The RNA shown here (SAM riboswitch aptamer (S box leader)) has 121 nucleotides and comes from an Ignavibacteriales bacterium.
[in-house]
């Protein structure tokens, strides 16, 4: 860097450098920012994707063990992750609904692209 899978309405900030931009790209919107953005560093918390701990279950001719399923634990010193707004909204295709119609709002569902975890290159 591609690939394959699983989640993306929940939740968590304070300090120090620093100094103007940021919300992935592009456009339209709408926000956030010198009451300090964006990246850096510590500190804390969130969460509970992997591991880990314990409980049971099913499998078996039986017993354990490892693997399996399922629960429960973050007071569990692990591994990332993550700490405005749903991934801030919309963008392409389908339904349906309503303006009274090259279209235009509205709701739903999918899809693309992102992010992240875990796996195997």
């Nucleotide at each position: 860097c591609a690939c394959u899978u699983a989640u993306c309405g929940a939740g968590a900030a304070c300090g120090g450098c620093u100094g103007a931009g940021g919300g992935a790209a592009c456009a339209g919107g709408c926000c956030c920012u010198g009451u300090g953005a964006a990246g850096c560093c510590g500190u804390a918390g969130c969460a509970a994707c992997c591991g880990g701990u314990u409980c049971a279950g099913a499998u078996c001719a039986a017993c354990c063990u490892c693997g399996c399923u399922g629960a429960a634990c973050g007071u569990c010193a692990g591994g990332u992750g993550c700490u405005a707004a749903u991934g801030c909204c919309u963008g392409c295709c389908u339904u349906g609904a309503g303006c009274a119609u090259c279209g235009c709002u509205c709701a739903a569902g999918g899809a693309a692209c992102g992010a992240u975890g875990a796996g195997a290159g």
Taxonomically the source falls in Ignavibacteriales (Bacteria, Pseudomonadati, Ignavibacteriota, Ignavibacteria). Of the family's consensus pairs, 91% are formed in the model.